A computed fold for a 1408-nucleotide RNA from an uncultured Bacteroidales bacterium, annotated as small-subunit ribosomal RNA.
Rfam family: Bacterial small subunit ribosomal RNA.
Its mean pLDDT, the model's own confidence on a scale to 100, is 83.
[in-house]
RNA sequence: ACAAUGAAGAGUUUGAUCCUGGCUCAGGAUGAACGCUAGCUACAGGCUUAACACAUGCAAGUCGAGGGGUAGCAGGAUGUAGCAAUACAUUGCUGACGACCGGCGCACGGGUGAGUAACACGUAUCCAACCUGCCUAUUACUCAGGGAUAACCUUUCGAAAGAAAGACUAAUACCUGAUGGUAUCAUGAUGACUCAUGUUAUUAUGAUUAAAGAUUUAUUGGUAAUAGAUGGGGAUGCGUACCAUUAGAUUGUUGGCGGGGUAACGGCCCACCAAGUCUACGAUGGUUAGGGGUUCUGAGAGGAAGGUCCCCCACAUUGGAACUGAGACACGGUCCAAACUCCUACGGGAGGCAGCAGUGAGGAAUAUUGGUCAAUGGGCGUAAGCCUGAACCAGCCAAGUAGCGUGAAGGAUGAAGGCUCUAUGGGUCGUAAACUUCUUUUAUGAGGGAAUAAAGUGGGGUAUGUAUACCCCUUUGUAUGUACCUUAUGAAUAAGGAUCGGCUAACUCCGUGCCAGCAGCCGCGGUAAUACGGAGGAUCCGAGCGUUAUCCGGAUUUAUUGGGUUUAAAGGGAGCGUAGGUGGAUUGUUAAGUCAGCUGUGAAAGUUUGAGGCUCAACCUUAAAAUUGCAGUUGAAACUGGUAGUCUUGAGUACAGUAAAGGUGGGCGGAAUUCGUGGUGUAGCGGUGAAAUGCUUAGAUAUCACGAAGAACUCCGAUUGCGAAGGCAGCUCACUGGACUGUUUACUGACACUGAUGCUCGAAGGUGUGGGUAUCAAACAGGAUUAGAUACCCUGGUAGUCCACACAGUAAACUAUGAAUACUCGCUGUUUGCGAUAUACAGCAAGCGGCCUAGCGAAAGCAUUAAGUAUUCCACCUGGGGAGUACGCCGGCAACGGUGAAACUCAAAGGAAUUGACGGGGGCCCGCACAAGCGGAGGAUCAUGUGGUUUAAUUCGAUGAUACGCGAGGAACCUUACCCGGGCUUGAAAUGUACUCGAAUAAUCUGGAAACAGGUUAGCCAGCAAUGGCGAGUAUGUAGGUGCUGCAUGGUUGUCGUCAGCUCGUGCCGUGAGGUGUCGGCUUAAGUGCCAUAACGAGCGCAACCCACAUUAUUAGUUACUAACAGGUCAAGCUGAGGACUCUAAUAAGACUGCCGGCGUAAGCUGUGAGGAAGGUGUGGAUGACGUCAAAUCAGCACGGCCCUUACGUCCGGGGCGACACACGUGUUACAAUGGGUGGUACAAAGGGCAGCUACUAGGCGACUAGAUGCUAAUCUCCAAAGCCACUCCCAGUUCGGAUCGGAGUCUGCAACUCGACUCCGUGAAGCUGGAUUCGCUAGUAAUCGCGCAUCAGCCAUGGCGCGGUGAAUACGUUCCCGGGCCUUGUACACACCGCCCGUCAAGCCAU
Repeated sequence: ACAAUGAAGAGUUUGAUCCUGGCUCAGGAUGAACGCUAGCUACAGGCUUAACACAUGCAAGUCGAGGGGUAGCAGGAUGUAGCAAUACAUUGCUGACGACCGGCGCACGGGUGAGUAACACGUAUCCAACCUGCCUAUUACUCAGGGAUAACCUUUCGAAAGAAAGACUAAUACCUGAUGGUAUCAUGAUGACUCAUGUUAUUAUGAUUAAAGAUUUAUUGGUAAUAGAUGGGGAUGCGUACCAUUAGAUUGUUGGCGGGGUAACGGCCCACCAAGUCUACGAUGGUUAGGGGUUCUGAGAGGAAGGUCCCCCACAUUGGAACUGAGACACGGUCCAAACUCCUACGGGAGGCAGCAGUGAGGAAUAUUGGUCAAUGGGCGUAAGCCUGAACCAGCCAAGUAGCGUGAAGGAUGAAGGCUCUAUGGGUCGUAAACUUCUUUUAUGAGGGAAUAAAGUGGGGUAUGUAUACCCCUUUGUAUGUACCUUAUGAAUAAGGAUCGGCUAACUCCGUGCCAGCAGCCGCGGUAAUACGGAGGAUCCGAGCGUUAUCCGGAUUUAUUGGGUUUAAAGGGAGCGUAGGUGGAUUGUUAAGUCAGCUGUGAAAGUUUGAGGCUCAACCUUAAAAUUGCAGUUGAAACUGGUAGUCUUGAGUACAGUAAAGGUGGGCGGAAUUCGUGGUGUAGCGGUGAAAUGCUUAGAUAUCACGAAGAACUCCGAUUGCGAAGGCAGCUCACUGGACUGUUUACUGACACUGAUGCUCGAAGGUGUGGGUAUCAAACAGGAUUAGAUACCCUGGUAGUCCACACAGUAAACUAUGAAUACUCGCUGUUUGCGAUAUACAGCAAGCGGCCUAGCGAAAGCAUUAAGUAUUCCACCUGGGGAGUACGCCGGCAACGGUGAAACUCAAAGGAAUUGACGGGGGCCCGCACAAGCGGAGGAUCAUGUGGUUUAAUUCGAUGAUACGCGAGGAACCUUACCCGGGCUUGAAAUGUACUCGAAUAAUCUGGAAACAGGUUAGCCAGCAAUGGCGAGUAUGUAGGUGCUGCAUGGUUGUCGUCAGCUCGUGCCGUGAGGUGUCGGCUUAAGUGCCAUAACGAGCGCAACCCACAUUAUUAGUUACUAACAGGUCAAGCUGAGGACUCUAAUAAGACUGCCGGCGUAAGCUGUGAGGAAGGUGUGGAUGACGUCAAAUCAGCACGGCCCUUACGUCCGGGGCGACACACGUGUUACAAUGGGUGGUACAAAGGGCAGCUACUAGGCGACUAGAUGCUAAUCUCCAAAGCCACUCCCAGUUCGGAUCGGAGUCUGCAACUCGACUCCGUGAAGCUGGAUUCGCUAGUAAUCGCGCAUCAGCCAUGGCGCGGUGAAUACGUUCCCGGGCCUUGUACACACCGCCCGUCAAGCCAU
């Protein structure tokens, strides 16, 4: 440069990932239908269903210039009535013409798609095997005769349709004769030609066959022949559906010879002869279907379709048949049969809308019983003309395509109203509207107004070349008064549909509450739904918009372009081998494939492009391109094929060796098992988790000897060897198959590879017949186990297991990997062979294995034995289930095997890998987890909490561990949330605004259960004032709610768990989810540390930092302390004084495996080690990672939403939260002598105290009371018990135990009835150590003893939180129970084993 304009994905399997794989969506299209809506114009379209049935009208006639004629119409003529008018009659005389004879047409045009899988159609070729009316050209002819017949007329029959008989007559109707050729036939002769039969030219003889007239100045028709054109007929190649669960079909069948028939070839038909013909390259049969040009889609290759238009075919109610004719086996012809409909006088007749309209029916569904022959075309005719539902027009329908419009510019109080929010202010609908200015397409009114007729008819004329041209006149318009043009008025006449969770553009509010509903797929809806319904807003299209149906696309999801088969669906169980497919090196030749040029054809329309015409466009016209095809022809010769040669490397043969559980048939061997006989011997044996059935004193088991039988072959023995696979194992003999090696040698010369159908082999089990039967052992029996146990375990035991012959033909027949050939990095083990020899080394060949590079793969993995790179051939796959099932066929004795669907149903099923979780998987480790101990609970009484029950109410919450002496650290009223009753309604409390009043407050009276209601008295402040403060009232905006939702939330808390874990950055690995780090070894209480290491670091946790206790030092010394000194008391740190001690409270020190021994690389461990108050985290506390349990709490508080508002708010009185057949949890006190009682006596710590703690004195038996003092606290005070020392009790329901009950009191408080605590006297219940089971605790711990505090008027406290006194036992150890951590493994789990999931049954539904 030529050429080319052309290729998109998404959702859905999972906790997440990558694949495989289906389902679904976005696009385009339609002869469509349905829903909502609808202004105009142009163009094109309109029964897809019942080739169902049809009322009515029309759709094929024409010619008088072929004929005889004259029924009807018109005109004329004649006659009669004296004439005219008029009437009647006659007359074919004229125009014309019904019926009839005759000619041409009716075979076209129009409709439909039933049939047809075929030479039907498409395309190409052929007819030397054919026909062709009308038309064109050429040649020749058109002579002479004849007899009928319809109509008309008469008669007869019949309801009708119609039929019959007699008589008359014409023709371009019919017949005879003549003539005739380049026609036809027969017999000869000569030449030329072809793909076969054969064709053709010239010529001789013989035979046969023609004709029609009409009108008339002209012409036209007829006959014969030739040629053309047009139209048809036939033959052939190739192409054009599905099913093999249709594999064999065929007797005129296949061919020949001879006839018949046809326009023509031919079994097209017939006689005879032969036995062929078609078929896996799919015959035959079945099902479906008109074919093509083309249409839709697609980047294309393809896939699907065949409506309108064009070509061909077939059909005309169904089936059959011929006649006429140039042409038909004939849509509006004939005959026959059948079904249906109609008429009928019951004797008979008539009909065929798949022509145009139209009707019924069917259906989701498809139009007017319209106009005209003006144009185009057709038939007849000389012509005028007639006919034409062909055609041209109009009508109906948004059913399609295209165009136009429903207004344009300005206009912000951004109005009202709707909706909404972060709500007293915004946002949005929205420049939208109103309003101002402008325009007038369209619709409406008025006026004008075509082209299509440049044609044709008829009449007249001119010119010449006599057939044309021209002139004049006349006449022909359906659509149509339409298109179009002008003009008037005036925004005037004109917008909807669907959608808004993702895919997919577009979001909020209300209603509803797994209901109503939506949904193309995934999926929404169970009280805060962008998914349902409505609204507001938004988005997309727009006179349309959605839905449904169907086709292509996306889908590389049938893959030629362009897929796969180890594990996802998919390699045949293995071999031999037929057809077929593919095939080594080299030379020549050929030209089938292949490539190039040319020729013909590939209808038009359509498609694409250029140009043009309707105002544009759609649409139309014209030209070009394209039509990728088929056929012919001329060349080329590389490759493939054919053919003729040559070669040796593929393959094979010979020769020499080698190894082996290769196969078949004989023979032999020992051990074991069981059985038999005999001996020894005595009570059990056997079996199991434990047992029992079973065997055994009739002598078992055990043991010794001998014998019998059958089956299998220990060790060697090995990711060893052999074989095609299945498979093959004691030794030996015979026969036999294959493999490998040999730098050696010879031969053949592509003989090869694969292999549908076919044939053969083919484990175990099974079948048949006959043997054999020791062991083992389906079925079966018994014993166990168990809820059951038709099982697992045990004791027995038959088929079978073994042999021979015959069947069967399948397996996870697996390397889940078909066979063959070539190529492609390495390392290593092993078997066999190779050189004259070789226990070494190296090499070569053939096997059997392991690891790995590149590469491949979704990954796991494969990797010279490929799943790599290539080639050839075969087999197989196309979502899961239904189902390897049903039916059919084939095989089999049977069992069964082979082949092998559909309806229906789901949106997945599946592969590999990842992270978790789980496991009656494994390994390691920890914890009062077990074990070893101590003390309890579970039994009793009481206290307290809970469930349940009860109730007017017994307020609410908490419910395995992680609720139950929990919220509550204190319910008589209050609290209080519950119930009953009585009140209030801007409210008990808080607050804004407006108005009115003047108080506030204090005292007091009446009613009442109180709240409350109604009174009386006293009584303002600041400021000159306005007014303000304070308070009350009224109105209004607010309030108030322990009402609901802890599954809307914040905050807080429990638990796993003080368990050692949980993560990040960068890097690296992996397609990715993810991994690594964080794993491994050692160690630790610890992911604590060390070592190692594609990781290196870091964060939250661990540890440490904080508090308390234990030691010391320093400082300080009151209210604490008192050694020394002094004073002093009944006594006492009481006083002076002291700063030593104790103590107080601030600051420091100290402990770190620092030192030593042993072990260890180190970290660290260990030691009756040293030192030290304390030793290995010193002890105790505070401290709780990422997260889990939709854990708890809306009643602590806060808060979204919902709900109540003279009440679900609020005040008051009383009641209830305290009930009581019962059940559970947590505790108290006990059951006694390690004790109870009485008396005496000693020692704490930590706290509290003014509406308080109270010394002391007095009273009371006592609780307590009356006085009084100190203390706002190291000052005063509350303030110990067990213990110790004595006495008593003597094992009892007691001097244990103290419940319960009676009586009397004290205290708090408005008030102790429901419903307080305490005191005294009396009473004196159960209970004698607690079943299964279960809880706490490892040292100042358990156990035991008392003390204090909070709350609080008081207290139901035996609870909770603290304090000190006394003060033990035990831990071998980690098998087990429980919980937890790390690593690893399996998984079909991920709501994560409280998972998933299978079968039966019941009910309902669906299909067959």